[in-house]
RNA sequence: UCCUCGAAAGGGCUAACCGGCCGAUUUCGGCCGGGGCGCAAAGCCUAGGACCGUCGUCUUGCCUUCAAGGGCGAUUCGCCGGCAGCCGGGUUGCCGAA
Numbered sequence: 001u002c003c004u005c006g007a008a009a010g011g012g013c014u015a016a017c018c019g020g021c022c023g024a025u026u027u028c029g030g031c032c033g034g035g036g037c038g039c040a041a042a043g044c045c046u047a048g049g050a051c052c053g054u055c056g057u058c059u060u061g062c063c064u065u066c067a068a069g070g071g072c073g074a075u076u077c078g079c080c081g082g083c084a085g086c087c088g089g090g091u092u093g094c095c096g097a098a
Base pairs, nucleotide, nucleotide: 012039013038017034018033019032020031021030022029023028037085043091044090045089046088048087049086051082052081053080055078056077059074060073061072062071063070064069
């Protein structure tokens, strides 16, 4: 001098929850205010994986019915939706101790 890590400082963002408004109408989402679980990318973009949900489907257990049928739970798969603060991918980025 360069690279990597990231303490401190200055700051930043904002989970749950609460209030208000709006959009959807099934699940939910957006904005504003409060809030402060937490975060070195919890800035921005992305739905590949995982996860959650509505609907349908495969197999099945229990309850009920004279029976048909109905209800509840588990499991497989599919479409759709959500989720980016679960992981991953792309991109931009403040400070720089040991």

The RNA shown here (c-di-GMP-I riboswitch aptamer) has 98 nucleotides and comes from a Pirellulales bacterium. Of the family's consensus pairs, 94% are formed in the model. Model confidence (mean pLDDT): 80 of 100.